Bacterial large signal recognition particle RNA from an Oscillospiraceae bacterium, 267 nucleotides, folded computationally. It matches the Rfam family "Bacterial large signal recognition particle RNA". The family's RNA type in Rfam is non-coding RNA gene. The gene name in the source record is ffs. The sequence is in RNAcentral, with records from ENA. Its mean pLDDT, the model's own confidence on a scale to 100, is 76. Taxonomically the source falls in Oscillospiraceae (Bacteria, Bacillati, Clostridia, Eubacteriales).
RNA sequence: CCGCGCUAGCCGGGGAGCCGGCGGUGCCCUGUAACCUGCAACCCGCCACAGCAGGGGUGAAUCCCCACCAUAGGGCGGCCGAUGUGCCGCGCGCCCGGUGUAUGCCGGCGAUGAGGAACCGGUCCCGCGCAACGCGGCCCCGCGAACCAUGUCAGGCGGGGAACCGAGCAGCAUUAAGCGGAACGCCGCGUGUGCCGCGGGCGAGCCGUUUCCGAGCGGGCUGCCGGGAAGGCGGGCAUAUCGGUCCGCUCGAAGGUGGGUGCGCGG
Repeated sequence: CCGCGCUAGCCGGGGAGCCGGCGGUGCCCUGUAACCUGCAACCCGCCACAGCAGGGGUGAAUCCCCACCAUAGGGCGGCCGAUGUGCCGCGCGCCCGGUGUAUGCCGGCGAUGAGGAACCGGUCCCGCGCAACGCGGCCCCGCGAACCAUGUCAGGCGGGGAACCGAGCAGCAUUAAGCGGAACGCCGCGUGUGCCGCGGGCGAGCCGUUUCCGAGCGGGCUGCCGGGAAGGCGGGCAUAUCGGUCCGCUCGAAGGUGGGUGCGCGG
C1' cells in the first nucleotide's frame, strides 16, 4: 500500500421556546444520499457518557470527530417609520376681558357740517292741583210692614148718669230696614291714566332747536397684554403591536479550508 472480516462512530444539522440542565415531540430556517416501529405540551425520556425501548443499514472516511472562515435564518438591543391607547397642555384654532393711532387692513358717516363748547327745551324722580277712569256712600226716583212702625182710625169694645174720655182691628196715608233704578251733582278712596298746570330735586347720560369754532368720528378684523375652557389639528413623553436594502451583540444550517480517529487475518 492492497484485499477480506469486524468495532467505535454515524444514518441530518441549526434557531427560538420549554427546562435547574440535556435531548425529543410541536414551531421556524436550512438541507437531503438524509432508516423503520412505539412514546410525548394541564408534555415525553434522561442527568454532564444527559431522549428511551426494539429492529435494520452503513462503517474508518466525500460520509465519523475537532477548529476556523463566510453565509441563509433566528434571538436581544438601538435607530427610523406606521397605527392604537394613556398623559402633558407647548403652538395653531376657540371663548372672555383689557389696550387704541398702540401693528396692519377693511368697509361706513362727514364742508348738504364730523366733533366740541354754550344757551334753551325735553327725557327722569317727588309733592300738590286739575282732568280721566274705577269703586263706595250721599242726593234723586220707584217698590216696600197681618201684629210686635207712625198718623188718622168707620164699625165694634171699655169707663161714665150724661157731656165726654180711653185703648184700638180693618181701610187709607206715610215711612224704617231692605230691594231695584238712575243722566247730572256732592263726598271719600284708588290708579301700569294724562301732547295739562304749579313747586321742588337731579341736572350724570341721552335726544332736539339755535349760536360759535371748523375736520374728523364711530364700527369690524388683525396686532399686543391678561385670563379661560376643551382636547379639533399639530407637537412632546410613555406604552403596545406591526414593519425596515439600517447599526451593534449573540447563536448559526447547507458550503469551504485545515487537522484528527481503530482492531484482527492474509498478500